[in-house]
This is a predicted structure of a 75-nucleotide RNA (c-di-GMP-I riboswitch aptamer) from a Desulfobulbaceae bacterium. The source organism's lineage runs through Bacteria, Pseudomonadati, Desulfobulbia, Desulfobulbales and Desulfobulbaceae. Its mean pLDDT, the model's own confidence on a scale to 100, is 79.

RNA sequence: GCAAGCUAAAGCCGAACCUGCCGCAAGACAGGGGCGGAAAGCCACGGAUCUUUUAAUGAUAGCCGAGCUGCCUUG
Repeated sequence: GCAAGCUAAAGCCGAACCUGCCGCAAGACAGGGGCGGAAAGCCACGGAUCUUUUAAUGAUAGCCGAGCUGCCUUG
């Protein structure tokens, strides 16, 4: 540098649900929690879904791709 994620370990993230708080809403944030994750890290570019005051906005990266970056192990 390339390929893979069968095994192991360290660390990481944190579903549902509960509480607080913001928002019209989808949903966000913080704490608890732990179903899971090898990019469940970042990014709304394409598709998809959802919300709405129907107008565009907005939300989901833990729906699938594109792009960027990265830990460990094995070969």